The RNA shown here (transfer RNA) has 72 nucleotides and comes from Palmaria palmata. The gene name in the source record is trnD. The source organism's lineage runs through Eukaryota, Florideophyceae, Palmariales, Palmariaceae and Palmaria. Its Rfam family is "tRNA". The family's RNA type in Rfam is transfer RNA. RNAcentral records the identical sequence in 2 taxa.

[in-house]
């Protein structure tokens, strides 16, 4: 310098262009002599960030940031 890959909840991480979800943790309950377990609920996301296409974009297009990996 080129070329690929991945970035979304507190952490792992699904999601045919068509309600953005699941365990795991967090919090509140029920249990329990207390904890913990287990069972129920709730909370928590500008999908890395700018734009574009479309009625609709996490998805497809440009550009750009961070890791990461292959050439030189």
């Nucleotide at each position: 310098g080129g070329g690929g890959a991945a970035g979304a909840a507190a952490c792992u991480u699904a999601a045919a262009g068509g309600u953005u979800g699941a365990g795991u943790g967090u919090u509140a309950g029920u249990c329990u002599g207390u904890c913990g377990c287990a069972c129920u609920a709730a909370a928590a996301g500008u999908u890395g960030c700018g734009g574009g296409u479309u009625c609709g974009a996490g998805u497809c297009c440009c550009g750009u940031c961070u890791u990461c990996c292959c050439c030189g």